[in-house]
RNA sequence: UACUUAUCAAGAAAGGUGGAGGGAAUAGGCCCUUUGAAACCUUAGCAACCUGAUUCUUUUGUCAAGGUGCUAAUUCCUAGCUGAUUAGAUUGAAUUUUUUCAGUUAGAUAAGUA
Numbered sequence: 001u002a003c004u005u006a007u008c009a010a011g012a013a014a015g016g017u018g019g020a021g022g023g024a025a026u027a028g029g030c031c032c033u034u035u036g037a038a039a040c041c042u043u044a045g046c047a048a049c050c051u052g053a054u055u056c057u058u059u060u061g062u063c064a065a066g067g068u069g070c071u072a073a074u075u076c077c078u079a080g081c082u083g084a085u086u087a088g089a090u091u092g093a094a095u096u097u098u099u100u101c102a103g104u105u106a107g108a109u110a111a112g113u114a
Stems, first nucleotide, its partner, number of pairs: 001114008013043005021032003026079004044071003048068003051064004075106001080104005087097003
C1' cells in the first nucleotide's frame, strides 16, 4: 500500500513547550480557535479491536487496562450510486425540483493475510 472482517447515535481530561490554524478523501456549509489551533512531551481518563481472567446450554455478559486506538459537535451536516417515499411544477406518457428512510460507496479505527 492492497484485500477481508467487525465497529462507528454511547464514553473520556489537565499541565508544559509551541505560536495559527483545525474539525478523518474532495467540495459546499457550519463550528472550534490568541479566554491560544496543529504538532511534540508528561500524567490522567475512556473502553472499539487484540490480549488476560471469569461467566453463559447456545446467543453472550462482566472485570482488568498489557498492545494499538480514542478523550467538541451523530463519521459535525450534506453531496456519489440503488430502491422506496413526501410535496410541488409540468404532462398524452415521460421529465424535473424537493422531503424522509434503508442499503451501498467513501472515510476512520482494530485484527488477520499478501